[in-house]
Context: one part of a larger RNA
RNA sequence: CGCAGGAGAAUUGAAGGAAGCUGUUCCUAGUACGAGAGGACCGGAACGGACGUGCCUCUAGUGUACCUGUUGUUCUGCCAAGAGCAUAGCAGGGUAGCCAUGCACGGAAGGGAUAACCGCUGAAAGCAUCUAAGCGGGAAGCCCUACCUAAGAUUAGUUCUCCCUUUUGUUCGGCAUUUCCUUUGGGAAUGUCGACGAUCUAAAGGCCCGUUCAAGACCAGAACGUUGAUAGGCCGGGUGUGUAAUCGCAGCAAUGCGUUUAGCUUACCGGUACUAAUUGGCCGUGAGU
Numbered sequence: 001c002g003c004a005g006g007a008g009a010a011u012u013g014a015a016g017g018a019a020g021c022u023g024u025u026c027c028u029a030g031u032a033c034g035a036g037a038g039g040a041c042c043g044g045a046a047c048g049g050a051c052g053u054g055c056c057u058c059u060a061g062u063g064u065a066c067c068u069g070u071u072g073u074u075c076u077g078c079c080a081a082g083a084g085c086a087u088a089g090c091a092g093g094g095u096a097g098c099c100a101u102g103c104a105c106g107g108a109a110g111g112g113a114u115a116a117c118c119g120c121u122g123a124a125a126g127c128a129u130c131u132a133a134g135c136g137g138g139a140a141g142c143c144c145u146a147c148c149u150a151a152g153a154u155u156a157g158u159u160c161u162c163c164c165u166u167u168u169g170u171u172c173g174g175c176a177u178u179u180c181c182u183u184u185g186g187g188a189a190u191g192u193c194g195a196c197g198a199u200c201u202a203a204a205g206g207c208c209c210g211u212u213c214a215a216g217a218c219c220a221g222a223a224c225g226u227u228g229a230u231a232g233g234c235c236g237g238g239u240g241u242g243u244a245a246u247c248g249c250a251g252c253a254a255u256g257c258g259u260u261u262a263g264c265u266u267a268c269c270g271g272u273a274c275u276a277a278u279u280g281g282c283c284g285u286g287a288g289u
Stems, first nucleotide, its partner, number of pairs: 001152001005163007015149003021049007033038001051106005059100001061098002066093005071086006110144003117137004164288001167198003171195007179188003200286001205283004209225005230276003233272005240264002247258004
């Protein structure tokens, strides 16, 4: 921009894409078969491999905004307690998120038309023949079924809902005529349609803007904007770390014990308007070739 008014939702599916794998064991059954050795079809079940999709309860990893231990040094006047720097100083753990080595699921089943092939009926050719007419069966393959995208499918589909109905002119153009003038060329007037200008109107809805996100390169998408839990803060919980500081006691001291399963705690869960989403602006018109 289009989809013959605008808008918000929900859909149909032309077409395209992705997928399509396979092993072992057990039962049937040591059965059929076979002198024996051996050893099935058909049908059923379990467990795997590789591949794919999704997820984070568990296991494992990461986790430079969490906790702890500790070395050197500088600083906060000193002790104590802390802070900076040294690869995050080093080391031990670890929430959310992201993840595989972890977890779940998938290839199935079914239908249709067929290939090789197997048949029925059956002539040409009194026989025979699956074929010439006619009718069946038959594959991991083909077309559906299941999954994903999908009406720019310009053949632009369908359904539901919502929204918009002002007045006017010393203007211009077309058409019409019951009127008037006329030099028969036309002119005037009236009506109507359209263009243009003026005036009134500005919907449904959308965007801008702001607070954000398990959405994201940007854009887009999704949530929210005081009729509010969108983010931060705060409160409570969870989780992690592992028993803070202070004081007391014991010990010459290092240190230990008690207060104390403390103190601190990021991204998690719930709540709460304290802070910030203020006020606003723009687009979109007047019933639709």
A computed fold for a 289-nucleotide part of an RNA from a Deltaproteobacteria bacterium, annotated as large-subunit ribosomal RNA, domain VI. The RNAcentral record of the full RNA draws on ENA. The coordinates come from a structure-prediction model, not an experiment, and the mean pLDDT is 86.